[in-house]
Molecule: small-subunit ribosomal RNA
Organism: metagenome
């Protein structure tokens, strides 16, 4: 000091969350020791039991016990104490109910007061009296207790005397604002007391020791002073709430009394009518306050446990008494609740003292020891009392300290985990070796805290008549320890007895395996988990802290997220709808004054403790002690006078007035005008009008619409008219008049700061709406009808009422917006417009220049998150007001005020979410726009969809009908060949190291092959025979079989774990990069623009300049020519039946090379460019035609069943072998095809012309047989030679005559052929017979732009054969049409909107259901 989280990404706003520190804590897991602290926060709930306030016999009488002396009376003592009396019990201790001021804190006042005990000091203490407890005896009562009679004392009580510097009265001096009060002086009046103890004989008396007396101590009375304590008053400060705005009759004041220690309505009588309040009265809620404590950089915020100060309270409420002090925690009285006792008549009690108990609660300790220390009460003292206090006990509740070992030790052991199987980690960790001895354990020693008091002895001093006594001091001895045999020290033995908790996805340090499979669970926020989870659970490993660690709760911090320090309001939350104006806040220039603010200095105070600093004491630390500093404050005194304030005198620039001249839809009232609309009347006139996308409702033959004339009514004011004008805003528009207000310019004439803002308040305030009365032409909510539509409570049409208009009143809100409060000052510009003035100019007006005030646009600096604003600021500053603090709930509820009502203003909370939002960016999308392309449409040709069949798919069926592919981009697809095989499916029969690979160990020996027995469907099992290898160091090895183990095997699963390959957008023209530049950034630019192209093709321009992948070209085929070469091809010459032979290299052809086409030439268009159009030439003309070639990417597209491959799964089976079946089923639906429906045809006869292929397990000629499929046959050919192989449509001729036919051929029957181990399920073909549907196909839909469509045949792969009508090729014949780009589909570029980004198959609203 920051971080996470809104988005595809970005910047901002903004909330939520985290990391820190702390705690009177609690809970979970764990737990060795010690020190110092802390420990009922909830029920101020109830309490058993014990203790917590007594003491004094040196105040008094009395009683009991007892010692000594004595016969005894008695005397002298000791111990004890019920009562009278004194002092104390008002302190100490507890708690925080109440209390928002009768409190507390700080500072003052008391001239308005009191004070027992204590200290200092003055004066005094004379002389009397009467009672009463105790006690005795009596009565009542259960008890508590009470009553009456009798006796007695005092330091108890009561008179008298004396008496002041006391008190009161009167006069008086001084102080003071003051007649009050204090103070000084004088006079008068009034008021007091108590003794006790000890010692002594100097004086007196009796007498030898006492008394009076003296002395001393302790007391008593009355003054004064002090100390400490207390009362009262004043100022300032002290929580939330205005959804509490008015409160108050003893209320505010006065006079006079009463009362008090004392002022005072504290109380009373009378008089007056005041007092408080927006600087928050009154009311409500909450709360003891402070020093401090926690946090924070600080300012602040939170808090008030322990320790200290003050206050309040003592079962609840009230009251007084006593007393120096109380309205009294363990006193009294009354009332109440509760508990207890009771003989039912009555009584007793108060733990918020220390322990303890119950209850409630997440939760808080021992019914301990001691007065040894400190302190308190009483006492002359010893001493007694003291749950104050000192200690111990319990609790990891907190802080602090210590320990659980240290060093060495690598085969890097075992185990565990993991693994790419090599290893790695745990890990020097352990074992092992050598040491140490803290704590705990045992044994022994052993403090400090203790100094006093008292007392013994000695000495000194004081008092005194005194050497007595008493008091003081010094020295010395004795006496006192709860804790405690504790701290501490020494010794003994021995690593022995002592480690856990949380976390490991990011924030946040720390990673792997297994299990689980949106389940179980985690989670502070974001979020993990749906089969490869570093996020769940376990394990290994790691990280953090450590006798603790986590969780929960609370506070501050981070949060500048309430902003004084230190925020904002155009669009994120936020400017009041507008003005006038009260309080308040703020305020121009000059002079002298004052000293409230301000500044400086002094004094007092700011308790102690705490915090901080420096030292010191416990071994250190925590803890404790001493000293210092701090305590930002308040009060008071002295000083300064710049600034602010105050009061005084002036000034003119702010503000206002005046004069002159202008402007305007500024407001109010009255009057008035024309056009249009509708209605009424009359004329003309006839069948429609009207309305719409198209219609209908509606109006019209009872005469509409149209047209002419006349009249009536109401409302609104065309043109002018303009980012023009006016007004505070709302708003204002025909014309004239009257009244009212504002504003601008010029002059510099008057006043002299009169100003700005403005909480409350007052006024104005569009439209709609409301009340009452008018008015009502048009328009028009509601409503009616017609359409549209799935519906249409809408949009469109026909009607139509409130209302719109006027008068009077209410309402008080709007996206009342510039989403921008008012005001003043300052800060570069350009341009336009309205009003005015001046200058210049002119005959005059304009134009032009300057200034002022308004209205706009564009832009600089600056500001802003950006967009944007930019002298009309959102810039830079001053003044004042209003408002905001995450989204939703909600501008809602309740309350209050206003309103006739509608409603308005003010304005929450519970609950819920982790976002909501602003601006900008890139995409995608739009039934947005612009430009462009494509058999995309259009124009054409031919099909599909109807029939039969073939084939694929779905569905159904089945033991099985194997699997995959599903919009385009699955469906004659994988499959370029399912009878067995294929084959993965089903049934049955079998095998288990296996059908196949490698290795190890052992055994056997050849194995293989041939023949053969039995069982069997086969696989297989089994019998017999023949045969019986090679190398060798003779051990064995190669090889084969068997057994066992590692392993094989899997077309099992996941194409959403993958590689590879492929489809698709799309052969569409795009997709990017480097550097530079711009932007806070995402990104932009380049790639956009003007042209052009098939093309991001090229040219030009340009903050871009270049480059890459794509396009094009390079490659292949084809079209022309040349050249080279001619065998099996060719043939001009010769020859033959024949390219048959000779010959040729001319032609065709073959197959190598070369040329050719480039807008190259000409003209026109175009920016002179790129290019386009036309022409010439040319075999070919503008990429000549076709192919191969597929950018960045998209679809989690397809494929784990081609293969490869991670994970998972099966292992006598999900592997392997075999037989048979199935993949060929069949109510049905769809796709792709073939054949047709016929005459551009069918049948028959004759006849012509290809190209490209294939051929040895092959193609197969001639010839013969068969109607034919085919058979026989065997020539030739590994092929420009031979064969498949006759091309067919076509052409020439004949028949058919429009019909279910001489069309069409399904289906079925019979007979055959071929392939093959085998054609039943389930092959193809042939012949004969049979002769179904079908007569051109609904909605819809497909292909094709030229050698194309259409049509005709031929070949090949696969293949024993074939379901091929499929697929891949080849050649023959060979069209029609394209105006064009409005529309459908797809695509490209630019631009625009967006709340989409899984990207429109998006997002999202409401209702209902679960």
């Nucleotide at each position: 000091a920051g971080a996470g989280u809104u988005u595809g990404a970005u910047c901002c706003u903004g909330g939520c969350u985290c990391a820190g520190a702390a705690c009177u804590a609690a809970c979970g897991c764990u737990g060795g020791c010690g020190g110092c602290g802390u420990g009922g926060c909830u029920u101020a709930g109830g309490c058993a039991u014990g203790c917590a306030a007594g003491u004094c016999g040196u105040g008094c009488g009395a009683u009991u016990c007892u010692g000594u002396a004595g016969c005894a009376a008695u005397a002298c003592g000791g111990a004890a104490u019920a009562g009278c009396g004194g002092c104390g019990c008002a302190a100490g201790g507890g708690u925080g109910c109440g209390u928002a001021a009768u409190a507390c804190a700080u500072g003052g006042a008391u001239a308005a007061u009191u004070u027992a005990c204590c200290c200092u000091u003055g004066a005094g203490a004379c002389g009397g009296g009467g009672a009463u407890a105790a006690c005795g005896a009596c009565u009542c009562g259960a008890a508590a207790g009470a009553g009456a009679c009798g006796c007695u004392a005092a330091u108890a009580c009561c008179g008298g005397a004396u008496g002041a510097u006391g008190u009161c009265u009167a006069u008086u001096u001084c102080a003071c604002a003051a007649u009050a009060u204090g103070u000084u002086a004088u006079a008068g009046a009034c008021c007091a007391a108590a003794g006790c103890u000890a010692g002594c004989c100097u004086c007196u008396a009796u007498u030898u020791a006492u008394a009076a007396g003296c002395u001393a101590g302790c007391g008593c009375c009355u003054g004064a002073g002090g100390a400490g304590a207390a009362g009262u008053c004043c100022a300032u400060g002290u929580c939330c709430u205005a959804u509490c705005a008015g409160c108050u009759a003893g209320u505010u004041g006065g006079c006079g009394g009463g009362g008090u220690a004392a002022u005072g309505g504290c109380c009373c009588a009378c008089c007056a009518a005041g007092g408080c309040a927006g600087a928050g009265a009154c009311g409500g809620g909450u709360a003891g306050c402070c020093g401090g404590c926690c946090u924070g950089a600080g300012a602040g915020g939170g808090u008030g446990u322990a320790c200290g100060g003050c206050c309040a309270c003592a079962c609840u409420g009230g009251g007084a008494c006593u007393g120096a002090g109380a309205c009294a925690c363990u006193g009294c009285c009354c009332a109440g609740a509760c508990u207890c006792c009771u003989a039912c008549g009555g009584g007793a009690g108060g733990c918020u003292g220390c322990a303890g108990u119950c209850g409630a609660g997440a939760a808080u300790c021992u019914u301990u020891c001691g007065c040894a220390a400190u302190g308190g009460g009483c006492g002359a003292a010893a001493g007694c009392c003291u749950g104050a206090c000192g200690a111990a006990g319990c609790a990891a509740c907190g802080c602090c300290g210590c320990g659980u070992g240290u060093g060495g030790g690598a085969u890097g052991a075992c185990g565990a985990u993991u693994u790419u199987c090599g290893g790695a980690u745990u890990g020097u960790a352990a074992a092992c070796c050598a040491c140490u001895g803290u704590c705990a354990a045992g044994a022994g020693g052993g403090a400090c805290g203790a100094a006093a008091u008292c007392u013994g002895u000695g000495c000194g001093g004081g008092u005194u008549a005194a050497u007595a006594g008493c008091c003081c001091g010094c020295a010395u001895g004795g006496u006192u320890g709860a804790c405690u045999g504790u701290a501490c020290c020494u010794c003994u033995a021995g690593a022995g007895g002592a480690a856990g908790c949380c976390c490991c996805g990011g924030c946040u340090a720390a990673c792997u395996c297994u299990g689980u499979g949106c389940c179980a669970g985690c989670a502070g926020c974001c979020g993990c988990g749906g089969u490869a989870a570093u996020a769940c659970a376990g394990a290994g490993g790691g990280g953090g802290c450590g006798a603790g660690c986590g969780u929960u709760g609370u506070u501050c911090g981070g949060a500048u997220u309430u902003a004084u320090u230190g925020g904002g309001u155009g669009u994120a939350a936020a400017g009041g709808g507008u003005g006038c104006g009260u309080a308040g806040g703020u305020g121009g220039u000059u002079a002298a004054g004052u000293a409230a603010g301000u500044c400086g200095g002094g004094u007092g105070u700011g308790c102690a403790a705490u915090c901080c600093c420096u030292u010191g004491g416990c071994u250190c630390a925590a803890c404790c002690a001493a000293g210092g500093a701090c305590u930002u404050u308040c009060a008071u005194c002295c000083g300064a006078a710049a600034c602010u304030g105050c009061a005084u005198a002036a000034c003119u620039u702010g503000a206002g007035g005046g004069u002159u001249g202008g402007g305007g839809a500024a407001g109010a009232g009255a009057c008035u005008g024309g056009a249009a609309u509708u209605c009424u009347c009359g004329g003309u006139g006839u069948a429609g009008c009207g309305g719409u996308g198209a219609a209908a409702u509606g109006c019209g033959u009872a005469g509409a619409u149209a047209u002419c004339g006349a009249g009536a009514a109401g409302a609104a004011c065309a043109c002018c008219a303009g980012u023009g004008g006016c007004g505070a805003a709302g708003g204002c528009g025909g014309g004239u008049c009257u009244c009212u207000a504002u504003u601008c310019a010029a002059c510099a004439u008057c006043u002299g700061a009169c100003a700005c803002u403005g909480a409350g308040g007052c006024a104005c305030g569009a439209a709609a709406g409301c009340u009452a009365g008018g008015g009502g032409a048009g328009c028009a909510a509601a409503c009616g009808g017609g359409a549209u539509u799935a519906g249409a409570u809408a949009c469109c049409c026909c009607g139509g009422u409130a209302g719109u208009c006027c008068u009077a009143g209410c309402c008080g809100u709007a996206a009342a917006c510039g989403a921008u409060g008012u005001u003043c000052a300052c800060u570069u510009g350009g341009u336009u417009u309205a009003a005015g003035a001046g200058g210049u100019a002119u005959c005059a007006a304009c134009c032009c220049c300057u200034c002022u005030u308004g209205g706009g646009c564009c832009g600089g600096a600056g500001c802003u998150a950006a967009c944007g604003c930019g002298u009309u600021a959102a810039g830079u500053g001053g003044a004042c007001c209003a408002c905001c603090u995450g989204g939703g709930g909600a501008g809602u509820a309740c309350g209050a005020c206003c309103g006739c009502a509608a409603g308005g203003u003010u304005a929450a909370a519970a609950c819920u979410c982790a976002a909501a939002g602003g601006a900008a960016u890139u995409g995608a999308c739009g039934g947005g726009g612009g430009c462009c392309c494509g058999c995309a449409c259009a124009a054409g040709c031919g099909g599909u969809g109807g029939a039969g069949c073939a084939u694929g798919u779905g569905g159904u069926u089945u033991a099985a009908u194997a699997c995959g592919a599903c919009g385009c981009a699955a469906c004659g697809c994988g499959u370029a060949g399912a009878a067995c095989c294929u084959u993965a499916c089903c049934a049955g029969g079998g095998c288990u190291u296996g059908a196949c690979a490698u290795g190890u160990a052992c055994c056997u020996g050849a194995c293989c092959g041939c023949c053969u027995u039995u069982c069997g469907a086969a696989a297989g099992a089994u019998u017999g025979g023949c045969u019986u290898u090679c190398c060798u160091u003779c051990g064995g090895g190669a090889c084969a079989g068997g057994u066992a183990c590692a392993c094989a095997g899997g077309u099992g699963u996941u194409g959403c774990a993958u590689g590879g390959c492929u489809g698709u957008c799309g052969u569409c023209a795009g997709c990017u990069c480097g550097u530079g530049u711009c932007g806070u950034g995402a990104g932009a630019u380049g790639u956009u623009g003007g042209g052009u192209u098939a093309a991001g093709u090229c040219c030009c321009g340009c903050a871009a300049c270049g480059a890459g992948c794509g396009c094009a070209a390079c490659c292949c085929c084809u079209g022309c020519a040349c050249u080279u070469a001619g065998u099996u091809a060719c043939u001009a010459c010769a020859u033959u039946a024949a390219g048959u032979u000779g010959a040729g290299g001319a032609c065709u052809c073959u197959a190598g090379g070369u040329g050719g086409a480039c807008c190259g030439c000409c003209g026109c268009c175009g920016a002179u460019a790129a290019g386009g159009c036309g022409g010439a030439g040319g075999a070919a003309g503008g990429u000549g035609g076709g192919g191969a070639u597929g950018a960045c990417g998209u679809c989690a597209a397809g494929u784990c069943a081609u293969u490869a491959u991670g994970g998972c799964c099966c292992u006598u089976a999900c592997g392997c072998c075999c037989u048979g079946g199935g993949c060929c089923a069949c109510a049905c639906a769809c796709g792709u095809g073939c054949u047709a429906c016929a005459a551009u045809g069918g049948u028959c006869g004759g006849u012509a012309c290809a190209g490209a292929g294939g051929g040895a397990c092959g193609c197969c000629a001639a010839u013969c047989c068969g109607c034919g499929a085919g058979g026989a046959g065997g020539a030739g050919c590994a092929a420009a030679u031979c064969c498949c192989a006759c091309a067919a449509a076509g052409c020439c001729g004949a028949c058919c005559c429009c019909a279910g036919u001489u069309c069409a051929g399904a289906u079925c029957g019979a007979a055959g052929u071929c392939u093959g181990c085998a054609a039943u399920u389930c092959g193809a073909c042939u012949u004969c017979g049979u002769g179904a549907a079908g007569u051109u196909g609904g909605a819809a839909u497909c292909g094709c732009u030229a050698g194309u469509a259409a049509u005709g045949g031929c070949g090949g792969a696969u293949c024993a054969g074939c379901u091929a009508c499929g697929c891949c090729g080849c050649c023959g014949u060979g069209a029609a049409u394209a105006c064009g780009u409005u529309c459908c589909c797809g695509g490209g570029c630019c631009u625009u909107g967006u709340a989409c980004a899984c990207a429109c198959c998006g997002c999202c609203c409401g209702u209902c259901a679960c």